[in-house]
RNA sequence: CCGUGCUAGCCGGGGGGUUCGGGGUCCCCUCCACCGGAAACCCUCGAUACGCCGGGUUGACGAUUCGUCUGCGGCCCCCGAAGGACCGGGCAGCCCCCGGUGUGCAGCGUUGAUGGUCGGGUCCUGCGCGACCCGGAGCCGUGAACCCGGUCAGGCCCGGAAGGGAGCAGCCGUAAGCGGUGUCCCGAGUGCGCCGCAGGGUAGCCCGGGCGGAGCCGGCUGCCGGGGAUAGCGCCGGCCGUUCAGGGGUCCAGGACGGUUCGCACGG
Numbered sequence: 001c002c003g004u005g006c007u008a009g010c011c012g013g014g015g016g017g018u019u020c021g022g023g024g025u026c027c028c029c030u031c032c033a034c035c036g037g038a039a040a041c042c043c044u045c046g047a048u049a050c051g052c053c054g055g056g057u058u059g060a061c062g063a064u065u066c067g068u069c070u071g072c073g074g075c076c077c078c079c080g081a082a083g084g085a086c087c088g089g090g091c092a093g094c095c096c097c098c099g100g101u102g103u104g105c106a107g108c109g110u111u112g113a114u115g116g117u118c119g120g121g122u123c124c125u126g127c128g129c130g131a132c133c134c135g136g137a138g139c140c141g142u143g144a145a146c147c148c149g150g151u152c153a154g155g156c157c158c159g160g161a162a163g164g165g166a167g168c169a170g171c172c173g174u175a176a177g178c179g180g181u182g183u184c185c186c187g188a189g190u191g192c193g194c195c196g197c198a199g200g201g202u203a204g205c206c207c208g209g210g211c212g213g214a215g216c217c218g219g220c221u222g223c224c225g226g227g228g229a230u231a232g233c234g235c236c237g238g239c240c241g242u243u244c245a246g247g248g249g250u251c252c253a254g255g256a257c258g259g260u261u262c263g264c265a266c267g268g
Stems, first nucleotide, its partner, number of pairs: 001268006009058001011056001012030005020046005034055004062262002065259006073251006080244003084240001086238004091234001092230001093233002095228007104220002107216002115211001117209006123200006129193002131190002134187003138181005148173004156165003
């Protein structure tokens, strides 16, 4: 140095979580990396802890270990940003109310604005007229067993007679009263009137005439000022998650470089 058979070893590692602690089951990262089984009020262990049970491949091929650099990813701390949930305030931008102003728009205005002025109306008083209503007069009807009138058959009374008298019923009429009507007439009243006349008043409003000659108005909007509300948005303060950026710390898969250590038996 070669061959055969073995053995050690290797067949992944790491972060988080959990735990008194080491591993594993769980979540995640990483070069891709044997099989099967149990494992969260869990499984297996104790700083000699870097798993347990059973099976398999490979086998000194190479592997272990140390240092430096790089480095996926995780964890911790600090600071900040964005956005979210919640609590509070009531700052007042949005919101509500009032006042002012008059930038712009709209509307009115030379077919004449604001403003003076004159007249009328709206208002008040009186009178009237009308309407409605009440009463009356008037008119019509009715209206008395006797105690109203007229006429009074029959009957009655006086008388010798002629004649006279009172008078019921009936008929005619009438008084009070009752009923109707009440156009016209008289009187009274009124929650009445696009009514009339006279007088008064006229701040405001309305209508009209005349003067005069360019504004008026404040609907929307802009601006200014005052007040209100806390439902919501905005704002301010607090607090808790989420995501992200930056800084620091820590662990680290993987990678690069350098060093270190490492078999047994037989045969040739």
This is a predicted structure of a 268-nucleotide RNA (Bacterial large signal recognition particle RNA) from an Actinomycetota bacterium. Rfam family: Bacterial large signal recognition particle RNA. The family's RNA type in Rfam is non-coding RNA gene. Lineage of the source: Bacteria > Bacillati > Actinomycetota.